[in-house]
Context: one part of a larger RNA
C1' cells in the first nucleotide's frame, strides 16, 4: 500500500416545540393492592402534578390588583383550552458523536543497571629517577659545607595487565538500541575490582552534568481515580426531491472561541406591504469650480504707505539705497480639516402605472462571524506589492459550459434529463482547427506579436507664411569694385586680435565685410548681381502608420506553422462558424391553476388530462424513500423434485435498489402490514487478520 471483518449523535430523566391519539373545564395517576391464559395484560388505587385568575414583599383584595391622598397616571394582568401518552426536532443533567494529550492525585513495586556509603576479600609485568636518614673521606678550634658510598621516598617518570575514552576513520534498515580499527590518558593511587549489605519518588544519591535511581528522569515504574479535561487536530457509513447562506455589527482575559443581531430554512398568521418605472416636492455642501467671499499657502513684476538696516550728513532737517519686513496695484496659481458658488447620483415623501407576495409579525432548526480577486471612489505605503484598510458593485467562494494557447476571482453565459435538429453570445473565419469575401486607403517595420523622455529630409493626409514664366530653388559660367591700409589701438592690425563709427562713390551688383588664411599683406570663399537652365521651391504647424532609443543565457515567448495591394492596420458592407444560452421534439420532478373520474356522512384522500412558472449549488434547513437484523400477525407462503450463501447474466426502476434464469451449495427462508434497532464505511498516521 491493497483485500476482508470491526469501527462514531446513543440511553435515562427533566424541559420546550411540532405531529398523532384519548378525554376535555378538566386531564392524569405514582408507589402499592387484587386478578390473569404470568418476561405479557386487566381492574382498583385521586396521595401528588398540570390547567381553569391574577396582582402585591405581605396583610390582603380580586377581573382586577400594586403604587398612591386620588374615582389620576403608570406597572403587571383580564378579553386565545387544557391535559395524559406515543413519535419526531432541539435544550439541560449525565463520558453524551467517536478516537487522541502534555499532566494531576492516591496506593504499591524497584539500588541484579547506575550514584554514594558500610563490611569482608582480591589485583597492579618490567624498566627509570634516586628524597630523607646512615657510613666514609675531606673540611673546621668545633661546626656548617663539599665529595663519595649506602639507602629506597614520591597523588614521581616510561610502559603491559587493569581502568579510561583524546583525536580520527568505519558503522548509522549496524556484527552492536553506543560497537570496531588506529591513535591516545592513568597505571602505588582521591587506584582498580569480587561478594554481601544500606539509602527511593518531591524522595534518594551526586568532586554538581539537572547527572544517575534496571535501554525510562526538570520528578522512575505500576495499578487506580478515569471514558480526567481538550475554546484544538482528525474521522463520522444508503438514495432522490425543494430551498439555500455567511466570512458583517456590538460585547467579550476577546481576536483561529463564544453570546445577541444580520443573512438561510420550516411552520403559522395578516392582506396590507415590499420592489421597479414615470411625474412632482424636498434637504444637502461631495465632484467640479473659485479667489475683489473668508481662513491659510504661494511665484514674478510694478509701486511705495508704515517701520527697520546701510551710506552721505549730523545742530536739526533732508537726500540716496540692485537690503529686510509690511501695505497697495497687477499677471499667473494652490487646499481633506478654505468656500461667494455648486452638480450628476444617492436618500426621503406624495401621486400614477407595472409587478403579484417577493414585504411584515410570531414560533421550531441552523450555519456563518479567517474571505479572495476585479472595476470605481478614498486612507496608509513609494499615486510599490498576488501589499494593507474602508465604501459601492460584480464574480469566485458555493458555478459546470464557450472564449482568453494553458489560467478560482477577466469576457460571454447560469447545467432538470435525452436528441447524429436549428439560431445566436463572447470570441473568431490561411493550415493545425468549425467558419470570409467585397470596396477604399495606410504600413515595409515581420511593425503586427511589450515600453518612456528624447531624436530623425521614413511615409500618407490637412493647413499657414514667403518666393516663382517680370524665370524662383539647386547646380554651372562671370562679376564681387573705388575713397580705403576707415578711425583708434598696436611692433604690425590692410574687411576678418580688440574698441568706435559703419559713411560716400561707380554700378546689373558688391558688407568699412560670412567663414578659412597671413607676422602683417597676399590668396580662397560668402552675402549681393548678371547669364545659363525651365517649374515648382523654402520654412513652419497639426494629424495617421512606421524608425531609433530597446542588453541574458536552446533558434526561444504571435499557442505553432506561416503571412507583405496581407493571413498586418483603419473604415464600410454583407455572410458564416461558434456554448450545456435561446428554439424545436420527447421524458421527469416541484409549485400554482383549470377540468374531470373514484372512495368517503363530511373534512378530505387517491388518480387522469391540460395550461403557467420553476428545477447549478458548499455550510445548512425541509420533504419522500431504498436496504440490513430481530419481533408480532397474515399469506394454512416457499424449500432435499434443493433454502440461505457464492459465481455468471443481454431484464425492471429516476436513485438507494429489485426480479428471472443457469451453475455452485446442502438446510433453512421469502412476501405483505405494523413494530423495535448493536441499521448502511474509499479515508480517523483508525483496530484485528491476511497478502
Nucleotide at each position: 500500500u491493497c483485500c476482508g471483518g470491526c469501527g462514531a449523535g446513543u440511553u435515562a430523566c427533566u424541559u420546550u416545540g411540532c405531529a398523532g391519539u384519548g378525554c376535555a373545564a378538566g386531564g392524569u395517576u405514582a408507589a402499592g393492592u387484587c386478578u390473569u391464559u404470568a418476561a405479557g395484560g386487566g381492574a382498583c388505587g385521586u396521595a401528588g402534578c398540570c390547567g381553569a385568575a391574577g396582582c402585591g414583599a405581605a396583610a390582603g383584595c380580586g377581573a382586577g390588583u400594586g403604587u398612591g391622598a386620588a374615582c389620576a397616571g403608570c406597572g403587571c394582568g383580564a378579553u386565545a383550552a387544557g391535559u395524559a401518552c406515543u413519535g419526531c426536532g432541539g435544550a439541560g443533567u449525565a463520558g453524551a458523536c467517536c478516537c487522541g494529550a502534555a499532566a494531576a492525585c492516591g496506593g504499591g513495586u524497584g539500588a541484579u543497571c547506575u550514584a554514594a556509603c558500610c563490611a569482608u576479600g582480591a589485583c597492579c609485568a618490567g624498566g627509570g629517577u634516586g628524597a630523607a636518614g646512615c657510613g666514609g673521606a675531606u673540611g673546621u678550634a668545633a661546626a656548617a659545607g663539599u665529595c663519595u658510598g649506602u639507602g629506597g621516598a614520591g597523588g614521581c617518570c616510561c610502559g603491559a595487565a587493569c581502568a579510561g575514552g583524546u583525536u580520527u576513520g568505519a558503522g548509522u534498515u549496524g556484527a552492536a538500541a553506543a560497537u570496531c580499527g588506529a591513535u591516545c590518558u592513568g597505571a602505588u593511587g582521591a587506584g582498580u575490582u569480587g561478594u554481601g549489605g544500606u539509602u527511593a519518588g518531591g524522595a534518594g544519591c551526586a568532586a554538581a552534568a539537572g547527572a544517575c535511581u534496571a535501554a525510562u528522569c526538570a520528578a522512575a515504574c505500576u495499578c487506580g481515580u478515569a471514558a480526567a479535561u481538550a475554546u484544538c487536530u482528525g474521522g463520522u457509513u444508503c438514495u432522490c426531491c425543494c430551498c439555500g447562506a455567511a466570512a458583517u455589527a456590538g460585547u467579550u482575559u476577546u481576536u483561529g472561541g463564544a453570546c445577541u443581531a444580520g443573512c438561510c430554512u420550516c411552520g403559522u398568521g395578516c392582506c396590507a406591504u415590499a420592489g421597479g418605472c414615470g411625474g412632482c416636492a424636498g434637504g444637502g455642501g461631495u465632484a467640479g469650480a473659485g479667489a475683489g467671499a473668508c481662513u491659510g499657502a504661494a511665484u514674478g513684476g510694478g509701486u511705495u504707505u508704515g517701520g527697520g538696516g546701510g551710506g552721505c550728513c549730523a545742530c536739526a532737517a533732508g537726500c540716496c539705497u540692485a537690503c529686510c519686513c509690511u501695505g497697495c496695484c497687477u499677471a499667473a496659481c494652490c487646499a481633506a480639516a478654505c468656500u461667494c458658488c455648486g452638480a450628476a447620483u444617492a436618500c426621503u415623501g406624495c401621486c400614477g402605472c407595472c409587478c403579484c407576495u417577493a414585504u411584515c409579525a410570531c414560533g421550531g432548526g441552523a450555519g456563518u462571524a479567517a474571505g479572495a480577486c476585479c472595476a470605481u471612489g478614498g486612507g496608509g505605503g513609494a499615486c510599490a506589492a498576488c501589499c494593507u484598510u474602508c465604501a459601492u458593485g460584480g464574480u469566485c467562494a458555493a458555478a459546470a459550459g464557450g472564449g482568453a494557447a494553458a489560467c478560482a476571482a477577466c469576457c460571454c453565459a447560469g447545467a432538470u434529463c435525452g436528441c447524429c435538429a436549428g439560431c445566436u453570445a463572447a470570441g473568431g473565419c490561411c493550415c493545425c482547427a468549425a467558419a470570409g469575401u467585397u470596396a477604399a486607403c495606410c504600413u515595409c517595420a515581420g511593425u503586427c506579436a511589450u515600453a518612456a523622455a528624447g531624436g530623425a529630409a521614413g511615409u500618407c493626409g490637412a493647413g499657414a507664411u514667403g518666393c516663382g514664366a517680370a524665370g524662383a530653388c539647386a547646380g554651372c559660367u562671370a562679376g564681387g569694385a573705388u575713397g580705403u591700409u576707415g578711425g583708434c589701438u598696436u611692433a604690425g592690425a590692410a574687411g576678418c586680435a580688440g574698441c568706435c563709427a559703419u559713411c560716400a562713390u561707380u554700378u546689373a551688383a558688391a558688407a568699412a565685410g560670412u567663414g578659412c588664411g597671413u607676422a602683417a599683406u597676399a590668396g580662397c570663399u560668402u552675402a549681393c548681381u548678371a547669364g545659363u537652365c525651365g517649374a515648382g521651391c523654402a520654412u513652419c504647424u497639426c494629424u495617421g502608420c512606421g524608425c531609433c532609443a530597446a542588453a541574458a543565457a536552446c533558434u526561444g515567448c504571435c499557442g505553432g506553422g506561416a503571412g507583405u495591394u496581407a493571413a498586418g492596420g483603419u473604415u464600410a458592407a454583407c455572410g458564416c462558424c461558434g456554448a450545456g444560452g435561446c428554439u424545436g421534439c420527447g421524458g421527469g420532478a416541484u409549485g400554482g391553476u383549470g377540468g374531470u373520474g373514484c372512495c368517503g356522512a363530511g373534512a378530505g384522500g387517491c388518480g387522469c388530462c391540460g395550461c403557467c412558472a420553476u428545477c447549478g449549488g458548499u455550510a445548512g434547513g425541509g420533504g419522500a424513500g431504498c436496504g440490513u437484523u430481530c419481533u408480532a400477525c397474515g399469506c394454512c407462503g416457499g424449500g432435499c423434485u434443493g433454502a440461505a450463501g457464492g459465481a455468471g447474466u443481454a431484464c425492471c426502476g429516476u436513485a438507494a435498489g429489485g426480479a428471472g434464469c443457469u451453475c455452485u451449495g446442502g438446510a433453512c427462508u421469502g412476501c405483505g402490514u405494523a413494530g423495535a434497532a448493536g441499521u448502511g464505511a474509499u479515508u480517523a498516521u483508525g483496530c484485528c487478520g491476511g497478502a